[in-house]
RNA sequence: UCUUAUCAAGAGUGGUGGAGGGAAGUGCCCUAAGAAGCCACGGCAACCGUCUUAAUGACAAGGUGCUAAAUCACAGGAACAAAUCCUAAAGAUGAGA
Numbered sequence: 001u002c003u004u005a006u007c008a009a010g011a012g013u014g015g016u017g018g019a020g021g022g023a024a025g026u027g028c029c030c031u032a033a034g035a036a037g038c039c040a041c042g043g044c045a046a047c048c049g050u051c052u053u054a055a056u057g058a059c060a061a062g063g064u065g066c067u068a069a070a071u072c073a074c075a076g077g078a079a080c081a082a083a084u085c086c087u088a089a090a091g092a093u094g095a096g097a
Stems, first nucleotide, its partner, number of pairs: 001097007012041005020030003025074003042067003047063002049059003071090001076086003
């Protein structure tokens, strides 16, 4: 880089650190009642994995991933502000090439 699946559920404390963070733009939000990063120990989930003849079943030792808010929201469409629904782009993660 390409293909493909998923993305409204779920799950955090302590130490360190000391001002940012939520991908980008806009908005909105989190943050000195302590941001990011790093460390330790937990937890969630079930993509790979394991079991099963098999599965829309079960499990969680291992490889990843995740652990504020729908992927925090968004273009566009559903006549209509709000709400709600559908959906693109972009992104994230896994598996494969």
About this RNA:
Predicted 3D model of a 97-nucleotide RNA (SAM riboswitch aptamer (S box leader)) from Jeotgalicoccus marinus. It matches the Rfam family "SAM riboswitch aptamer (S box leader)". From the family's description: The SAM riboswitch is found upstream of a number of genes which code for proteins involved in methionine or cysteine biosynthesis in Gram-positive bacteria. The organism belongs to Jeotgalicoccus, within Bacteria. The sequence is in RNAcentral, with records from MGnify. The coordinates come from a structure-prediction model, not an experiment, and the mean pLDDT is 80.